Context: one part of a larger RNA
């Protein structure tokens, strides 16, 4: 100087506490570990691996395994050579295909120097997801959005080093004040970017419809109510600029900085959220995402290709959907978004079918068209049961996508109805439009194993006395036989 301490002070932080809901019991669904297998490819392993790489494993993917084949190779350049013809095409045989082999037609371009293009030979190379993340680059993960880390001069000190950045205060902050051998500065902090809440103007189609004008329906020729059409741009939105929050402004406090209250206000002391992650730890993670030293491998560790396997089940473990009801099931009526998407695509209405869905094909390169929001709400059943709870498993029958669903798709209809009464020990999320619930939408995608990711909006709470303890952090000091 670190860095440790069941060492002391001071201070945060869903870290305890006070609260809601949840895991661990049950079933399922995914990842993992173990076992097994020809092969169950490979990597990720406390917090920071396990619904992770993978934003989609029937072939493809795919790298694993069996078998069949290829050997200048699937791909890239270059040199000689030969065929002067393309590459192909077409018929036959062997074959799961790959591929391999016979035979048949046609037959390049041309400025005729030979060049171009392609085929075979040969050869120099290609190749490789083979090994090494401890040789690497980059690229993230974590301590953490913690508040902190450092430099120049200058001063102390033989020196390592120290001072500054420590001490009093305050603050979300090394943030600001004040003091001070330190003046100053950088690299984080705040702001500056995106969004979200207020109004103010511009702009009005595809978006709005208050008020006015035609018209239809209904009603009584009437008031009303509703549909088109024209009119409009009020208002709702749309998407551009501006405004506007600064402790500005009053009281109280305090040398200051600032805390406390108050006023206006749409919003108040960082409004709310995102994006931004310092110097650096872990030889943290990727050689399989690309890059790239070295090593290996070269009729193969390379390459095509059929088939199986990554889905294998005695088990353990983790994340997750569904659920043991009555605040519940279910039936019938009824009401309100919003973010996306769409042409090899999204599809209406109508007809078929109890459904999945089929058949239509209006409209829509989309504020024009296209999709029912659910949970709620108003009725009727059910009446505490393993039940009108709960839906696993199986049986049948079907529908879709695709060359193919047997290994191994999703869905739907009729049966069948398992386990399971709220769950030990421990353990996780959440301080507000949050938890908790309810439902829609994307990306990947032919199809889907999505109960996952990522958004989007609807209803919407409780609780914080306080920091003694536990965990993880920061600052200062103390002990150290550790570096």
């Nucleotide at each position: 100087u670190g860095a440790c301490g069941g060492g002391g002070g001071c201070c945060c932080g869903c870290a305890c506490a006070a609260g809601c809901g949840g895991a661990g019991g049950a079933g399922c669904a995914u990842g993992u570990g173990g076992c097994u297998u020809a092969a169950u490819u490979c990597g990720a392993u406390g917090c920071a691996a396990c619904g992770c790489g993978a934003a989609g494993a029937a072939c493809c993917u795919u790298a694993c395994c069996a078998g069949g084949g290829c050997u200048u190779g699937a791909c890239a350049u270059g040199u000689a050579a030969c065929u002067g013809c393309a590459c192909g095409c077409c018929c036959g045989c062997c074959g799961a295909a790959a591929g391999g082999u016979g035979g048949g037609a046609a037959g390049c371009u041309u400025u005729c120097g030979a060049a171009g293009g392609u085929g075979u030979u040969a050869c120099a190379c290609a190749g490789g997801u083979g090994c090494u993340g401890c040789a690497u680059g980059g690229c993230u993960g974590u301590c953490g959005u913690c508040a902190g880390u450092u430099c120049g001069u200058g001063c102390c000190g033989u020196g390592a080093g120290g001072u500054g950045u420590u001490g009093g205060g305050u603050u979300a902050a090394g943030u600001c004040c004040c003091g001070c051998a330190a003046c100053g500065a950088a690299c984080g902090c705040a702001a500056c970017c995106c969004u979200u809440g207020u109004g103010u103007u511009u702009a009005g189609u595809u978006g709005c419809u208050a008020c006015c004008g035609g018209u239809g329906g209904u009603g009584u020729u009437a008031a009303g109510c509703u549909g088109c059409c024209g009119a409009g741009c009020a208002c709702u939105c749309u998407a551009g600029a501006c405004a506007g929050a600064c402790u500005g402004c009053c009281c109280g406090u305090g040398u200051a900085a600032g805390c406390g209250g108050g006023a206006g206000g749409a919003a108040g002391g960082u409004g709310g959220g995102g994006a931004u992650g310092a110097c650096g730890u872990c030889a943290a993670g990727u050689c399989a995402g690309u890059a790239u030293g070295g090593c290996c491998c070269u009729u193969a560790u390379g390459c095509c290709c059929u088939g199986g396997g990554c889905u294998g089940c005695a088990c353990a473990c983790g994340u997750g959907c569904u659920a043991c009801a009555a605040u519940g099931g279910u039936c019938g009526g009824u009401a309100c978004a919003a973010u996306g998407u769409g042409a090899a695509g999204c599809a209406a209405a109508g007809c078929c079918g109890c459904g999945a869905g089929g058949u239509g094909g209006a409209g829509c390169c989309a504020a024009u068209c296209a999709a029912u929001a659910a949970a709620g709400c108003c009725g009727g059943c059910c009446c505490c049961a393993g039940u009108u709870c709960g839906g696993a498993u199986u049986g049948g029958a079907g529908u879709c996508u695709g060359c193919a669903a047997u290994u191994c798709g999703a869905c739907u209809c009729c049966a069948u109805g398992a386990a399971g009464u709220u769950g030990g020990a421990u353990u996780c999320g959440c301080u507000a439009g949050u938890a908790a619930u309810g439902g829609c939408g994307c990306a990947u995608c032919a199809g889907c194993u999505a109960c996952g990711g990522c958004g989007c909006c609807g209803u919407g709470a409780a609780u914080a006395u306080g920091u003694u303890c536990c965990c993880g952090g920061g600052c200062c000091u103390u002990g150290u036989a550790c570096a």
Small-subunit ribosomal RNA, 3' major domain from a metagenome, 483 nucleotides, folded computationally. Model confidence (mean pLDDT): 81 of 100. The full RNA is in RNAcentral, with records from SILVA. It matches the Rfam family "Bacterial small subunit ribosomal RNA". Rfam links the family to the GO terms structural constituent of ribosome and ribosome.